The RNA shown here (small-subunit ribosomal RNA) has 1444 nucleotides and comes from an uncultured prokaryote.

């Protein structure tokens, strides 16, 4: 450098294996030079020749010989934490080509390829013999320099080739001379190497010691060179906490992202440097090399092979295979730039320039434009009206940029040469023509709604959606964003001042070492001189280009290119400054010390003393218990205990003084005495002259409880043992009771070792206390005042807050230590310490999205205070047992509709199921429907008889009346569209109720406090029935409750007197009537109570107590009225309504059935159980209320329900209509003259109809029950209790329910407890709010991780063994062309070379042992996490035994 998904019109400019430095088919990438050679395979040309063919005669040239290249250029990042790089120096060195310039180039040999000739070999390829040439080789001369020297010397080169031209010899070939181009010396430059130095260049200390050629010296060798670079003696050095050695991990730079910077991360492309080139070693050649396309040798791989033996190396460019998520074309051309080679022409160049593919980046451009509303059509959404989609589209008008298609046609090249390329660019032509998608839309965040789905399917970056009305799924439609792309994924940096150098912390949130002395280190008073290292300043050299900035110019514009010019914050170096630090010299006394003199102390260690106390023994008195505890046993004790008395014995600890007193550095230190001994403090002035701070490593000290060796042991007590409690109780209680607690030694080295506050210097208001000195005045025990400790309040200012405040947590300054989300885990491994126990140093995987602080406001507490309630208490009656009645569970059934469920469901919905109701069941039955609106058509219903079938609805027949007509419409049939639902969701809702509670509370404006949630107000002192009033108060008003208007009872007035009274008159059987309207009453309006008065008592208040007057006295009683909100409290079955669901059925209808069923249970009631009573007689006084399909006096019939007449009343008139109580008599304590349950019979009403299944009378019958376990409810006065009446509901049916009235108690000391509430406070880990939270084992899934017998594997090291190929040393009998010597020659003999051989070195490889790190393991160890397991209740309240 991206990949991944969907989509994809151009076009410029860029980038394009980050993984296997993993393997490579095949082409290509390094050659060139005939003007060095000797030559002539191939090719053209010439010449000879009749041809055949011959001729190197030319161009030129395969191959060889020689030359320069090939060490450049082109890849790769594997290795390298320094033999690298970056930046600055340096000196001891060499350097091909290449610039300048110096002296030369003369004079001779012997060879060898190719090439013949033969022979091996499959091939690669090799031998032998013979021939030749040089710019290939080798001597000789010369030597300007140069290089050695013993200062006389000595040594040491060279090459020639071509081509014109003149002159010259020659017959030509050719020779000579001259300029070019070579060559040889040696020096100087350039240039690219190569070596040293200094600074800077990751992480790890769970790596702390390393090193023997190591470090240094001499001496030689060695290189180009300078050096342990290498050997040979010598000496014992050198490196390191400023991180040495080992691990790990990584090429380095310039730059590149990003950030305000300072930094972070990061080194693709471009460009320097490095290192590598299948591994691994190793040299040769050359200026260069230890060589990507050269050698040898080892190893592995691959290939040929004729099995003998060869070849080979893509990290060059293309291209394959493999890996991988994932990176291109076997492509042109050497036209430009540039490299080599050549005198050149030219070849050669996967360097380059160029095209190719890829939306992989960055920049541009297009995919039309104007006009167009009936705001078409379709979509979607609706409140059905209508929005929107949208001027969007149709249509009309115009335009052609991009692509297309003809046509023209470049710079790039200063004269030829152009791969790109018929390219860019111009020019004309045609048609809106070819060219839009992706993501999202709950809140961060810009964008909404319908449907489908129902904790499913699915989405999520984070919070977090979805369990029937999803703006979060998924469709759709609309809308937002970006746009050839858009979204994911991924990295790196920012935001995070979240490692803090700029720029953070450390009391309580992570975090001060337990505390001390003390090494390195850091930091250090005053006053002077001097130096110049830090500092500052100014000049120079460097800091490569590019890149980044700025200014300009080039492509149409940008991206992209180019130029200037700034910058590169850095290092070096020269000069100056001297304030501050540093250093070096001198001087001072303020820091620190030292002396003299006192004074206070539970400071420490020894030795020894004392007195109370427990217990233990002896020993008297003395008798039955005693101890212990909520209660109680284990336990002691008639063998004499507790108790008391006397003596004795032993640890151990030291009451009272005792103080937020005192001393110690911390841990710690307490009866007394004496000894040694440390250290504060004050007071004096004498000396000494920073001598201090802090302190990593280091030593030292250092409770308890542990541990070791010995002592000792009263009392206490882990463990244990036994008894209680308890569901358990290996716990709290209680009886014993061992280590232990105490001493002597010696170990451990930890605590909430806490002030959770490191030490140390200085400064910053005060105020009260106490210990300890010291000064001054005096009244002699007070004052004032310093020092030096110790505490309490409060001010700046700190602080998230709550605290801190001269004993700082405040203002600053030095040094140390420490932290960096919970959890895993202070664990594990490793090291160190320890007898051990452990301690110290210390992590990772893996998991969570929180874990924490401090505050605020609720809830809550088996905290606390203060208050109220029929809340206990005192009383009365009850339920719980009985039997019946009624509702609930449950059971049964075809159905036993259906809801209500802890007060606040259960005689509730239901104020009245035989059928209707009725919703439920079973059979029959209808489908626009039992009821509503539409449309169109018919045009007369509709009432009543009777008769069939049927259980009935229905279904057939049928009789008699009417039979309208105004054109309003009934009704039948008929199609839909619709009715219709008591089907579901009260957790989708209205409405309405309940309940806490008739409780006293809930809240707002403004103001003031807090950073903030919120406080304040409303707390707080009385007082109330009350957040009812009064004070007081940083509050001041207000509102919703409270009380009060409100209705009703009690008292008086007016008014009015029928149906209502009747005092007095008259009158009756009767207020019956006459008369009245005083009274009673009845119903309109009013008065009346307000703590008004008085006395007390309070605070001169609110108010309380008493009293008087008064029909009523402190809200007079009763009712009606119910704040903010609480229970997803209750009701879709009252009703309304969303949505969902059924439509010949979940809908209408009918008949019979069931809600009434019955082993049980439970709630609410009645009557009872009896004598305060039953019975049976006689007998008197209400009030609400009702009444026409009614209520019924009164007569009568009936034992009797009731029947059959009938006045009177739509009612203060009639009329329903009283019991208990009261006499008086009887029953006598029984299961009874009590109770009345079931049961049989007869009967009455009521209804269409009492079988299932109404009520009620007669008459028999006569169950349980003899006052009710545990526990429970009611009620404070006209109440309770006890009595009967009434009414709605209703054709009948109450023991319910609403109401009415008659007789009519008892009690309340008081607020300690249950219950429930209200205010303050106080803990608090709870906020779903104590029915909360929350812990550990066990069990059972999944994860990762430690030990683990071993086993596999890298990796490093030490000892030895083996020693390829080199080179390097020695030797060289073997073999030798040039030189030399002797020799006429032949040849011989020397220097010199080679091949062998031998050393030492050494790579790969082997044995045998360490270190280390990774994998894998039976078994095992905690540890994570995981809707609904088990086991108890450890923590959060006083958490029920404070907690740690």
């Nucleotide at each position: 450098g991206a990949a991944c998904g969907c989509u994809g019109g151009c076009g410029g400019c860029a980038u394009g294996c980050u993984u296997u430095a993993c393997a490579c088919a095949u082409g290509c990438a390094a050659g060139u030079c005939g003007a060095a050679c000797g030559g002539u395979a191939a090719c053209a040309g010439g010449c000879c020749g009749c041809a055949a063919g011959g001729u190197g005669c030319u161009g030129a040239c395969g191959a060889g010989u020689g030359g320069c290249g090939a060490a450049c250029g082109g890849g790769u990042g594997a290795g390298u934490a320094a033999u690298g790089c970056a930046u600055c120096g340096g000196a001891a060195c060499g350097u091909g080509c290449c610039c300048a310039g110096u002296c030369g180039u003369g004079g001779g040999g012997g060879a060898u390829a190719a090439c013949g000739c033969a022979g091996c070999g499959a091939a690669a390829g090799c031998u032998g013999c013979g021939c030749u040439a040089a710019u290939a080789c080798c001597g000789c001369a010369u030597a300007c320099g140069a290089u050695c020297u013993a200062u006389g010397g000595a040594u040491g080169a060279a090459a020639g080739c071509g081509g014109g031209g003149g002159a010259c010899c020659g017959u030509a070939a050719g020779a000579u001379u001259u300029a070019u181009c070579g060559c040889c010396u040696g020096g100087a430059g350039a240039u690219g190497a190569g070596c040293c130095c200094g600074c800077g260049u990751c992480c790890g200390a769970u790596u702390a010691g390393c090193u023997a050629g190591u470090u240094g010296g001499u001496g030689a060798g060695g290189u180009a060179a300078c050096g342990g670079c290498u050997c040979a003696c010598c000496a014992a050095g050198g490196c390191u906490u400023c991180g040495a050695u080992c691990g790990g991990u990584a090429g380095c730079u310039g730059g590149u992202c990003u950030g305000a910077g300072a930094g972070g991360a990061u080194g693709a492309u471009c460009a320097g440097c490095c290192a590598c080139a299948c591994u691994g070693g190793g040299a040769c050649u050359g200026a260069g090399a230890c060589a990507c396309g050269g050698c040898c040798c080892a190893g592995a791989c691959u290939c040929c092979u004729a099995c003998g033996g060869g070849a080979g190396g893509c990290a060059g460019c293309a291209g394959u295979g493999g890996g991988g998520a994932a990176u291109a074309u076997u492509g042109g051309a050497c036209a430009a730039u540039g490299g080599g080679g050549g005198c050149a022409a030219c070849c050669c160049u996967g360097a380059u320039c160029c095209a190719g593919c890829c939306a992989u980046g960055c920049c541009g451009c297009g995919u039309g434009a104007g006009u167009g509303a009936a705001g078409a059509a379709g979509g979607c959404c609706u409140u059905a009206g209508g929005g929107u989609u949208g001027u969007a589209a149709a249509a009309c008008u115009c335009u052609u940029u991009c692509a297309c298609c003809g046509g023209u046609g470049a710079a790039g090249a200063u004269a030829a040469u152009g791969a790109c390329g018929g390219u860019a660019g111009c020019c004309g032509g045609a048609g809106a023509a070819g060219a839009a998608g992706c993501c999202c839309c709950g809140g961060c965040u810009a964008a909404c709604u319908c449907c489908g789905u129902g904790c499913c399917a699915g989405c999520a970056g984070c919070c977090g959606c979805g369990g029937u009305a999803a703006u979060a799924c998924g469709g759709a439609g609309g809308g937002g964003g970006c746009u050839a792309g858009c979204g994911u994924u991924g990295u790196u940096c920012g935001g995070a001042a979240u490692a803090a150098c700029u720029g953070g912390g450390c009391g309580u949130a992570a975090a001060g070492c337990g505390c001390a002395c003390g090494u390195a280190g850091g930091c250090g008073g005053a006053c002077u001189g001097g130096u110049a290292a830090g500092u500052c300043a100014a000049g120079g050299g460097u800091g490569a280009a590019a890149u980044c900035c700025c200014g300009a110019a080039g492509c149409u514009c940008a991206a992209c290119u180019u130029c200037g010019c700034a910058a590169c914050u850095g290092c070096c170096u020269u000069u100056g400054a001297u304030a501050c630090u540093g250093c070096c010299g001198a001087u001072c006394u303020a820091g620190a010390g030292u002396c003299c003199g006192g004074u206070a102390g539970a400071g420490g260690u020894g030795a020894g003393u004392g007195g109370a106390a427990u217990u233990c023994c002896u020993a008297g008195u003395g008798u039955a218990g005693a101890g212990g505890u909520g209660a109680a046993a284990u336990u002691c004790g008639u063998a004499g205990a507790u108790a008391u008395u006397a003596g004795g014995a032993a640890g151990a600890a030291c009451a009272c003084c005792a103080g937020u007193g005192g001393c110690g550095a911390a841990g710690g230190c307490g009866g007394c005495u004496c000894a040694c001994u440390g250290g504060c403090u004050c007071g004096g002035u004498a000396c000494u002259g920073a001598c201090g701070c802090u302190g990593a490593g280091g030593u030292g000290c250092g409770a308890a409880a542990g541990c070791g060796u010995g002592g000792g042991g009263a009392g206490c007590a882990a463990a244990c043992a036994g008894g209680a409690u308890u569901a358990g109780a290996u716990a709290c209680c209680c009886u014993g009771g061992u280590a232990g607690u105490c001493c002597a030694c010696g170990c451990c080295g930890u605590a909430a070792a806490c002030g959770a506050u490191g030490a140390g210097u200085g400064c910053u208001a005060g105020c009260c206390g106490u210990c300890g000195g010291g000064u001054a005045g005096c009244u002699u025990g007070c004052u004032a005042u310093u020092c030096g400790g110790u505490g309490g309040c409060g001010c700046a200012g700190c602080u998230a807050a709550c605290g801190c405040a001269u004993u700082a947590a405040g203002c600053a300054c030095u040094c140390c230590g420490c932290c960096u989300g919970g959890g895993g885990a202070g664990u594990a491994c490793g090291g160190c310490c320890g007898c051990a126990a452990g301690g110290u140093u210390a992590a990772a995987a893996c998991u969570c999205a929180a874990a924490g602080g401090a505050a605020u406001u609720g809830a809550c507490g088996g905290g606390g205070g203060c208050c109220c309630g029929c809340a206990c208490a005192a009383g009365c009656g009850g339920u719980g047992g009985a039997g019946c009645a009624u509702g609930u569970g449950g059971u049964u059934u075809a159905a036993u509709u259906c809801g209500a469920c802890g007060c606040a469901a259960c005689g509730c919905g239901a104020a009245g199921a035989a059928c209707c109701u009725u919703a439920c069941c079973a059979g029959c039955u209808c489908u626009u429907g039992a009821c509503a609106u539409u449309c169109a058509c018919u045009g007369a219903c509709c009432g009543u008889u009777u008769c069939c079938a049927g259980a009935g609805a229905u279904g057939g027949a049928u009789u008699c009346g009417u039979u309208c007509a105004a054109u309003g419409g009934a009704u039948c049939g008929g199609a839909g569209a619709c009715a219709g639902g008591u089907g579901c969701u009260g957790c989708a809702u209205g409405g309405c109720u309940g309940u806490c509670g008739u409780c006293a509370g809930c809240u707002c404006g403004u103001g003031u406090c807090g950073u903030g949630a919120g406080a304040u107000g409303u707390u707080g002192g009385g007082u109330u029935a009350a957040g009812u009033c009064c004070c007081g108060c940083a509050a001041c008003g207000a509102g919703c409750g409270c009380a009060a208007c409100c209705c009703u009872c009690a008292c008086c007035c007016c008014u009015a007197g029928u149906u209502g009274c009747c005092a007095g008159c008259a009158u009756u059987u009767a207020g019956u009537u006459g008369g009245g309207c005083a009274c009673u009453c009845u119903a309109u309006g009013g008065g009346a109570a307000c703590u008004g008065c008085c006395g007390g008592u309070g605070a001169c208040a609110a108010g309380c107590c008493g009293g008087a007057g008064g029909a009523a006295g402190g809200u007079g009683g009763g009712g009606a009225u119910g704040a903010c909100g609480u229970c997803a409290a209750g009701u879709c079955a009252u009703c309304a309504u969303g949505g969902c669901c059924c439509u010949u059925a979940c809908g209408g209808a009918u008949u019979g059935g069931g809600c009434u069923a019955c082993a049980c249970a439970c709630g609410u009631g009645c009557u009872a159980c009896a004598a305060u009573g039953g019975c049976a007689g006689a007998u008197a006084c209400a009030g609400u209320g009702g009444g026409c399909u009614g209520c019924a006096a009164c007569c009568u019939c009936g034992c009797g329900a009731g029947g059959g007449g009938u006045a009177g009343c739509a009612a203060a008139u009639c009329u329903c209509u009283a019991a208990a109580a009261u006499c008086u008599g009887u029953c006598u304590c029984a299961g009874u003259u009590c109770g009345g349950a079931u049961u049989g019979u007869u009967c009455u009403c009521u209804g269409c109809a009492a079988c299932u299944c109404g009520a009620g009378a007669g008459c028999a019958u006569g169950a349980a029950g003899u006052c009710g376990g545990a526990a429970u409810c009611g009620c404070u006065a006209g109440u309770a209790a006890u009595c009967g009446c009434g009414g709605a509901u209703c054709a009948g049916c109450a023991u319910g329910c609403c109401g009415c009235g008659g007789u009519g108690a008892a009690u309340a000391c008081g607020u300690u407890c249950c219950c429930g509430g209200g205010c303050c406070u106080u803990g608090u880990a709870c906020a779903c709010a104590c029915c909360g939270c929350c812990c550990g084992u066990c069990a059972c899934a999944c994860c990762a991780u430690g030990g683990g017998a071993g086993u596999u594997g890298g990796u490093u090291u030490u000892a030895c063994c083996u020693g390829a190929a080199g080179a390097c040393g020695g030797u060289g009998c073997g073999c030798u062309a040039a030189c030399c010597u002797c020799g006429c020659a032949a040849g011989a003999g020397g220097a010199g070379g080679c091949a062998g051989c031998c050393g030492g070195c050494c790579a790969c490889g082997g044995u045998a042992g360490g270190g280390u790190c990774a994998g894998c393991g039976a078994c095992u160890g905690g540890g994570g996490u995981g809707a609904a397991g088990u086991c108890g209740u450890a923590a959060c309240a006083a958490g029920g035994u404070a907690a740690c």
Annotation:
Its Rfam family is "Bacterial small subunit ribosomal RNA". Rfam links the family to the GO terms ribosome and structural constituent of ribosome. The sequence is in RNAcentral, with records from ENA.